[in-house]
RNA sequence: GCCUGUUUAGCUCAGUCGGUAGAGCACGCCCUUGGUAAGGGCGAGGUCGGCGGUUCAAUCCCGCCAGCAGGCU
Numbered sequence: 001g002c003c004u005g006u007u008u009a010g011c012u013c014a015g016u017c018g019g020u021a022g023a024g025c026a027c028g029c030c031c032u033u034g035g036u037a038a039g040g041g042c043g044a045g046g047u048c049g050g051c052g053g054u055u056c057a058a059u060c061c062c063g064c065c066a067g068c069a070g071g072c073u
Base pairs, nucleotide, nucleotide: 001072002071003070004069005068006067007066010025011024012023013022019056027043028042029041030040031039049065050064051063052062053061
């Protein structure tokens, strides 16, 4: 330098072949216990990497840039 994959909640990851997003763990409150752990219920938490484009509408499609991983020269 070229190619491929990937980027979504604090962490690990789903997700819809376009209609403004979820799980587990972690966190907060509550229930349960004499108390703790375990278990259960509820809740908070996300400009879906950035900038543009297409579209009535983009996390999803297209381009560029950036980070990460791998490959080729």
Predicted 3D model of a 73-nucleotide RNA (transfer RNA) from a Streptosporangiaceae bacterium. The sequence is in RNAcentral, with records from ENA. The prediction has a mean pLDDT of 80. Its Rfam family is "tRNA". About the family: Transfer RNA (tRNA) molecules are approximately 80 nucleotides in length.